[in-house]
RNA sequence: GGGUGAGUAGUUCAGUGGUAGAACGCUUCUCUGAUAAAGAAGAGGUUGGAGGUCCGAUUCCUCCCUCACCCA
Repeated sequence: GGGUGAGUAGUUCAGUGGUAGAACGCUUCUCUGAUAAAGAAGAGGUUGGAGGUCCGAUUCCUCCCUCACCCA
């Protein structure tokens, strides 16, 4: 330099044009002599950035950034 893939909650990952979710973690409560486990409730996202298409974009298109891999 060329190519491919990935970027979504603190972490690991779903989602696929129509309100953004799960598990684990965190907080509070119940239970216990106490802890763990279990149960209940809750907080936490500018969906990597900027444009475009669309009534509507996490999703489609373009460019850029970061990371991984392959070729040279």